Record summary:
This is a predicted structure of a 711-nucleotide part of an RNA (large-subunit ribosomal RNA, domain II) from a bacterium. It matches the Rfam family "Bacterial large subunit ribosomal RNA". Rfam links the family to the GO terms ribosome and structural constituent of ribosome. The coordinates come from a structure-prediction model, not an experiment, and the mean pLDDT is 82.

Context: one part of a larger RNA
RNA sequence: UCCGGCGACUUAUAGUUAGUGGCAAGGUUAAAAUAUAAAUAUUGGAGCCAUAGUGAAAGCGAGCUUGAAUAGAGCGUAAAUAUACGUCACUAAUUAUAGACCCGAACCCGCUUGAUCUAACCAUGGCCAGGAUGAAACUUAGGUAUAACUCGGUGAAGGUCCGAACCGACUAAUGUUGAAAAAUUAGCGGAUGAGCUGUGGUUAGGGGUGAAAUGCCAAUCGAAAGCGGAGCUAGCUGGUUCUCCCCGAAAUGUAUUUAGGUGCAGCGGCUAAUGUUUUAAUGUAGGGGUAAAGCACUGUUUUGAUGCGGGGCAGUAACAUGUUACUAAAUCAAGGCAAACUCAGAAUACUACAUGUAUAGUUAGCCAGUAAGACUACGAGGGAUAAGCUUCGUAGUCAAGAGGGAAACAGCCCAGAUCACCAGCUAAGGCCCCUAAAUAUUUACUAAGUGAUAAAGGUAGUGAAAAGGCUAAGACAACCAGGAGGUUUGCUUAGAAGCAGCAAUCCUUUAAAAAGUGCGUAAUAGCUUACUGGUCUAGCAGUUUUGCGCCGAAAAUUAAUGGGGCUAAGUAAAUUGCCGAAGCUGUGAGAUAUUAAUAUAUAUAUUAAAAAUAAAAAACGUUAUAAUUAAUAUCGGUAGGGGAGCGUUCCAUUAUAGAAUGAAGUAUUAACGAAAGUGAAUAUUGACGAAAUGGAAGUGAGAAUGUCGGA
Numbered sequence: 001u002c003c004g005g006c007g008a009c010u011u012a013u014a015g016u017u018a019g020u021g022g023c024a025a026g027g028u029u030a031a032a033a034u035a036u037a038a039a040u041a042u043u044g045g046a047g048c049c050a051u052a053g054u055g056a057a058a059g060c061g062a063g064c065u066u067g068a069a070u071a072g073a074g075c076g077u078a079a080a081u082a083u084a085c086g087u088c089a090c091u092a093a094u095u096a097u098a099g100a101c102c103c104g105a106a107c108c109c110g111c112u113u114g115a116u117c118u119a120a121c122c123a124u125g126g127c128c129a130g131g132a133u134g135a136a137a138c139u140u141a142g143g144u145a146u147a148a149c150u151c152g153g154u155g156a157a158g159g160u161c162c163g164a165a166c167c168g169a170c171u172a173a174u175g176u177u178g179a180a181a182a183a184u185u186a187g188c189g190g191a192u193g194a195g196c197u198g199u200g201g202u203u204a205g206g207g208g209u210g211a212a213a214u215g216c217c218a219a220u221c222g223a224a225a226g227c228g229g230a231g232c233u234a235g236c237u238g239g240u241u242c243u244c245c246c247c248g249a250a251a252u253g254u255a256u257u258u259a260g261g262u263g264c265a266g267c268g269g270c271u272a273a274u275g276u277u278u279u280a281a282u283g284u285a286g287g288g289g290u291a292a293a294g295c296a297c298u299g300u301u302u303u304g305a306u307g308c309g310g311g312g313c314a315g316u317a318a319c320a321u322g323u324u325a326c327u328a329a330a331u332c333a334a335g336g337c338a339a340a341c342u343c344a345g346a347a348u349a350c351u352a353c354a355u356g357u358a359u360a361g362u363u364a365g366c367c368a369g370u371a372a373g374a375c376u377a378c379g380a381g382g383g384a385u386a387a388g389c390u391u392c393g394u395a396g397u398c399a400a401g402a403g404g405g406a407a408a409c410a411g412c413c414c415a416g417a418u419c420a421c422c423a424g425c426u427a428a429g430g431c432c433c434c435u436a437a438a439u440a441u442u443u444a445c446u447a448a449g450u451g452a453u454a455a456a457g458g459u460a461g462u463g464a465a466a467a468g469g470c471u472a473a474g475a476c477a478a479c480c481a482g483g484a485g486g487u488u489u490g491c492u493u494a495g496a497a498g499c500a501g502c503a504a505u506c507c508u509u510u511a512a513a514a515a516g517u518g519c520g521u522a523a524u525a526g527c528u529u530a531c532u533g534g535u536c537u538a539g540c541a542g543u544u545u546u547g548c549g550c551c552g553a554a555a556a557u558u559a560a561u562g563g564g565g566c567u568a569a570g571u572a573a574a575u576u577g578c579c580g581a582a583g584c585u586g587u588g589a590g591a592u593a594u595u596a597a598u599a600u601a602u603a604u605a606u607u608a609a610a611a612a613u614a615a616a617a618a619a620c621g622u623u624a625u626a627a628u629u630a631a632u633a634u635c636g637g638u639a640g641g642g643g644a645g646c647g648u649u650c651c652a653u654u655a656u657a658g659a660a661u662g663a664a665g666u667a668u669u670a671a672c673g674a675a676a677g678u679g680a681a682u683a684u685u686g687a688c689g690a691a692a693u694g695g696a697a698g699u700g701a702g703a704a705u706g707u708c709g710g711a
Base pairs, nucleotide, nucleotide: 001711002710003709004708005707006706011098012097013096014095015094016093017092018091019090020089021088022087023086026049027048028047032043033042034041035040053060054059063075064074065073066072101239102238104236108229109228110227111226112225113224119203120202121201122200123199124198125197126196127195128193130162131161132160133158137154138153139152141150142149166190167189168188170187171186172185173184174183205221207217208216209215214223242645243644244643245642246641247640252265253264254263255262256261266370267369268367269366270365271364272363273362274361277360281355282354283353284352285351286350293342294341298338299337300336302334303333304332305331306330309327310326311324312323313322314321373398374397375396376395377394378393379392380391381390382389403414404413405412418589419588420587421586423585424584425583429579430578431577432564433563434562438576440575441574442573443572444571445570451566457551458550459549461548462547463546464545465544466543469540470539478535479534480533481532482531484508485507486506489503490502491501514529518527519526590635591634592633593632594631595630596629597628598627600626601625602624603623646700648697649696650695651694652693653692658688665684666683667682668681671678672677
């Protein structure tokens, strides 16, 4: 990991509600007793619920309470019609109490058992190869007045040295499902000591022991182990087993020692009641202070004019007074800004009424789940007008929604899947090939593979538009020619002559020519421009708006318009076709709900006749249930609610039918059914065992790091 078995909403008591049944102004017994083999039957009326309410209560009572009240108010009674109002059981759902759907703690407490491991201590024993060093003391000799002191010798000390046993465990490698739940190998530390060790004993868990590490106390230690309280508790995680049909949420508000829990409300389901009360849309009537806008208020803000006051300067003995390229209140003119500004002011939305469509709304009872939401669009706050960010509001989708499109892609676009079909029409989106459908039509643009990623900024790329200017009295460009004189203007300067700088910038000759546009010289010179003539010949130069482009533009596979590829198969505008979905239509089938009709069956009550009474039978009508037919509407679905069924084991009918001429089981497989399922047959096997109608449950497995067995 796989296969097979087992494996989770139970049971008791009490309450509530619904359904079914009994009796009904009543309903019902409990404990207990009697009878019986038992099931059960009979007795038992204590008690409980209902029959009357009201008040806190005493109490009063079809009324009571409040109150001074005969007032008013609150809660009751009371009329009509119909139904049983009620109560006792059973069944179902749910709640409470119990382990209460199943598995799962870490803990806490009690009582015991442990010091054969290990810590410390006590008693009594044992062990430490060999080598080295050579303390004290004594002593020969030297030395001294005596000593001290010195040399040699003897001597043998030491938590002394080297190093086996022994004890330890510093390093590395191996080992890491090991040879081993701590070792092996190679080195390493202590090795006469606070040494090591055998045996026996002592200390016990809220404790012991500890040269102290929270260490050790039997592979267990921030409180041992075993058993018990105990199925502790778990607002937490995981798991929770057959089918079909109908409806179908929430991720919000509020409160919470509350935030991943829970209460109430909101939203769902079921059953009743009510019956247009609800709602899309339209009409009419309303209030508003948002958007935009505005500056009349509150604030803020720019420029100008006027300029109180203040500062500076002048001035005075002190005031005064004067002045100022400073500051600046207020006013005026022009121009802006505002969530906490509004003179004014929409669209929507909201409210009321009317019309009105939809299996709408509302009320009551019962049963829930939800209370982590996500993205997109729009309106806002926070943030950086960042975030697949965060917090609100409005709408949508997903959640709980399949199908088509967006290459792929919960939240985008189209569209809401009852089932079947080798039928048709469309939506979004598409129509060269991959790939269903146009190599469709018309007019333009683009040359960048732009299309098929991005900004400021740049662009004599190219298309369109607009208004002016110059131009056959010849423009624009090019070429030929001129471009002069007073004058080297004046000043300055070493020089300054158009051209370092300052000032001025006139006059003349002219077709035209600056007291000079640029280069150049030390200064001149020289070249050139403005300006003019000629040649030439028809448009020229700029401005504004705009379409499509270009540059700006750097990442690691060639690595992406989805690819091929495309000059349209790109872009803009227009036209006609076609393709395209589980949408719509067509044909057939099913289910659910409502309505209508039909004839039938069963039950109940009523009426009439007959009859002494009762029973039976008949007729008519009503109601309920079931069936059939038709019409209309509906049939995506998680949590969740409701409904209808299938199957398993056992029991009753049942000592059943069946069964060695082959039961159950196992394997394979027709057929049938909407599904759970039913099931002929064949093979295997060898003794039990259906169906039907009811009843009772150890009643359905794929998941729980489930559990047991196997592979």